RNA sequence: GGCUGCCUCCCGUGCGGUGGGACCGUGUGAACCGGGUCAGGCGGGAAACCGAGCAGCCCUAAGCAUUGCGUUUCCAGGUGCAUUGGGGGGCAGCUUCC
Numbered sequence: 001g002g003c004u005g006c007c008u009c010c011c012g013u014g015c016g017g018u019g020g021g022a023c024c025g026u027g028u029g030a031a032c033c034g035g036g037u038c039a040g041g042c043g044g045g046a047a048a049c050c051g052a053g054c055a056g057c058c059c060u061a062a063g064c065a066u067u068g069c070g071u072u073u074c075c076a077g078g079u080g081c082a083u084u085g086g087g088g089g090g091c092a093g094c095u096u097c098c
Base pairs, nucleotide, nucleotide: 001095002094003093004092005091006090007089008088009087010086011085012083013082014081015080016079018076019075020074021073022072023070024068025066026065027064028063034059035058036057037056042051043050044049
């Protein structure tokens, strides 16, 4: 120096797992500056009615919470396993040259 075997490290790749975010579901959620309906009261009218419209109620936005461990997706790393692949190192055996 070469060949073979074993171990190990790094890169790449694949599968899984952990944590977090987003999405979906549910609940909640606007005195007024969202919507609808608008008692009372107010205004117009001879009247019938009309008008604007507070509270209440309903719907919902931003947001908040919760649950599912839900689907999908994104991010992270002192995460587990594998390896068709590439590179480094260590050990052993055999062998070649000086």